[in-house]
Predicted 3D model of a 360-nucleotide part of an RNA (small-subunit ribosomal RNA, central domain) from a metagenome. Model confidence (mean pLDDT): 87 of 100.
Context: one part of a larger RNA
RNA sequence: UUGGGCGUAAAACGUCUGCAGGUGGUUUUGAAAGUCUAUUGUCAAAAACUAGAGCUUAACUUUAGCAAGGCAAUGGAAACUUCUUUACUAGCGUGGGGCAGGGGUAGAGGGAAUUACUGGAGGAACGGUGAAAUGUGCAGAUAUCAGUAAGAACACCAAAAGCGAAAGCACUCUACUGGGCCCAUACCGACACUCAGAGACGAAAGCUAGGGGAGCCAAUGGGAUUAGAUACCCCAGUCGUCCUAGCCGUAAACGAUGGCGAUUAAGUAUUGGUUUUGGAUACCCUUAUAUUCGAAAUCAGUGCUGUAGUUAACGCGUUAAAUCGCCUGCCUGGGAACUAUGCUCGCAAGAGUAAAACUC
Numbered sequence: 001u002u003g004g005g006c007g008u009a010a011a012a013c014g015u016c017u018g019c020a021g022g023u024g025g026u027u028u029u030g031a032a033a034g035u036c037u038a039u040u041g042u043c044a045a046a047a048a049c050u051a052g053a054g055c056u057u058a059a060c061u062u063u064a065g066c067a068a069g070g071c072a073a074u075g076g077a078a079a080c081u082u083c084u085u086u087a088c089u090a091g092c093g094u095g096g097g098g099c100a101g102g103g104g105u106a107g108a109g110g111g112a113a114u115u116a117c118u119g120g121a122g123g124a125a126c127g128g129u130g131a132a133a134u135g136u137g138c139a140g141a142u143a144u145c146a147g148u149a150a151g152a153a154c155a156c157c158a159a160a161a162g163c164g165a166a167a168g169c170a171c172u173c174u175a176c177u178g179g180g181c182c183c184a185u186a187c188c189g190a191c192a193c194u195c196a197g198a199g200a201c202g203a204a205a206g207c208u209a210g211g212g213g214a215g216c217c218a219a220u221g222g223g224a225u226u227a228g229a230u231a232c233c234c235c236a237g238u239c240g241u242c243c244u245a246g247c248c249g250u251a252a253a254c255g256a257u258g259g260c261g262a263u264u265a266a267g268u269a270u271u272g273g274u275u276u277u278g279g280a281u282a283c284c285c286u287u288a289u290a291u292u293c294g295a296a297a298u299c300a301g302u303g304c305u306g307u308a309g310u311u312a313a314c315g316c317g318u319u320a321a322a323u324c325g326c327c328u329g330c331c332u333g334g335g336a337a338c339u340a341u342g343c344u345c346g347c348a349a350g351a352g353u354a355a356a357a358c359u360c
Base pairs, nucleotide, nucleotide: 004331005330006329007314008313012328014201015200016199017198021194022193023192025088026087030083031082033081034080035077036076037075038074039073040072041071042070043069049065050064051063052062053061054060091191093187094186096183097182098181099180103177104176105175106174107173108172109171110154114150115149116148117147118146119145120144125136126135162169163168206247207246208245209244210243211242215241216240220236221235222234223233258327259326260325261324262323263322266305267304268303269302270301271300272299273298274297275296276295277294278293279292280291281290282289309316310315333360334359335358342353343352344351345350
């Protein structure tokens, strides 16, 4: 390479946007590049193959001949792909009317708790543990009441719930703002899918500069435990954790499951719409309207059970790991090795790319 794979055996880029590239809905006309077909030329001779001939036979020598295929030219076909052209509306999108939401950014406000300080009252312990001790306390602690200040996080609601591309997002309010879903179907008319390279975002930790610092807490010190204890437990405690502006670019960044489209049993729970319908309440006393509790159908999500099917098994099973199509990424025995070297990026830490010898 062929072939086979990627939930757990090696293997889906952390996520998205997207140029080139690849692929692409229904329909009319034309072209004829791909495609199919016919003819001609050519693909040296020898060899090989088939049918003969000649050496007594054979080996050997020699005569004649064929297919398929490649390339080129010419003539033709037009289903499919392509190009051109004409339309369409089922994909995509725009507009209209609604809906839900911890989606994002900025600003403002709030209460509980903690700690510190001030004052009152009080007078001997508190704290901590398996048990203790270090520690705090008559210079008045702990417990209690009142006040002040600070920083960080937002109990209950809270849920297998919601939103977001992922990372992630939750006290309340306001401003600005992104996306989604549903309904009717007005418009557009294939405008689509995927995507090497590229770009953007990207938890925590870490780095730079300036702030902030209540609690917690790597490091560190002390007390215990222990044979030892550079730990687990306790008392302290710096960096950090927080904010602003930059950098870093990694995680078991996980559903360990790439994206898009189509098809294929049911049952059950739940979220957001829509339609139909039953009841309750308010207003009105009659329809209508509003709120609310259901039932059925349907669209879009989120869960569970499970048929067919699939899988090495576990399991998956309309949210597929089933059956298909298109595009991308990746894998090829274990170790050496998420390494060396080189290159690119980074302030650094390091990140990305990525071997071999050797060994089993």

The RNAcentral record of the full RNA draws on SILVA.